[in-house]
RNA sequence: AAAUGAUAAAGGCAAACCUGUUGAAAAACAGGGACGCAAAGCUUGAGGUCUAAAGCAGUCUUUUGCUUUUGCUAAAGCAAAAGUUGAGAAAGACUGCCAUGAUAGCUCGGUUGCCAAG
Numbered sequence: 001a002a003a004u005g006a007u008a009a010a011g012g013c014a015a016a017c018c019u020g021u022u023g024a025a026a027a028a029c030a031g032g033g034a035c036g037c038a039a040a041g042c043u044u045g046a047g048g049u050c051u052a053a054a055g056c057a058g059u060c061u062u063u064u065g066c067u068u069u070u071g072c073u074a075a076a077g078c079a080a081a082a083g084u085u086g087a088g089a090a091a092g093a094c095u096g097c098c099a100u101g102a103u104a105g106c107u108c109g110g111u112u113g114c115c116a117a118g
Stems, first nucleotide, its partner, number of pairs: 004116002012037002017032006035105001041111003045108003048103003055097010065084008
């Protein structure tokens, strides 16, 4: 120096959970709290996993059309009846797909670092 990591020493971090805040959510941040961690320091380069706001597709619901006649009316417009074709449009809900979001305490990688038995 490198590899390695012990019933070593000095220390460090902080899971679940609770409270508050942010966020559509996953989750993050702060405080409390310790399951654990030799990088559980930093870093999304690759993969995995999580979420689905926006977007796309589909389904459902509601509203909405045009013509004729009659009545009210100055008109606009409103109401009723009949016919027509039911497409398009708007709003909402549900399902599916999908990160540009998240996860470094999922794995690999990059990078920095305390101590030292063997």
Background
c-di-GMP-I riboswitch aptamer from a Bacillota bacterium, 118 nucleotides, folded computationally. Its Rfam family is "c-di-GMP-I riboswitch aptamer". From the family's description: GEMM was predicted in a large-scale screen for bacterial structured RNA regulatory elements. Lineage of the source: Bacteria > Bacillati > Bacillota.